[in-house]
RNA sequence: UCCCCGGUAGCUCAGCGGUAGAGCGGAUUCCUGUUAAGAAUAAGGUCGCUGGUUCGAAUCCAGCCCGGGGAG
Numbered sequence: 001u002c003c004c005c006g007g008u009a010g011c012u013c014a015g016c017g018g019u020a021g022a023g024c025g026g027a028u029u030c031c032u033g034u035u036a037a038g039a040a041u042a043a044g045g046u047c048g049c050u051g052g053u054u055c056g057a058a059u060c061c062a063g064c065c066c067g068g069g070g071a072g
């Protein structure tokens, strides 16, 4: 320098055009003599950044940033 994969909730990841979800974790409540375990509820995200396409972009396109792998 070039090529490929990835960047989404605190963590691990799904979602591949129609206003973003799960598990775990944290909070509150219930249960229990107490803790753990169990149950319920709600919260938590400008989807790496900037533009473009589109009626509509996490998703498609371009450039850049970061991480991993490969070629020279």
Stems, first nucleotide, its partner, number of pairs: 001071007010024004018055001027041004048064005
This is a predicted structure of a 72-nucleotide RNA (transfer RNA) from a Patescibacteria group bacterium. The organism belongs to Bacteria candidate phyla, within Bacteria. It matches the Rfam family "tRNA". The family's RNA type in Rfam is transfer RNA. RNAcentral records the identical sequence in 2 taxa. The sequence is in RNAcentral, with records from ENA and MGnify.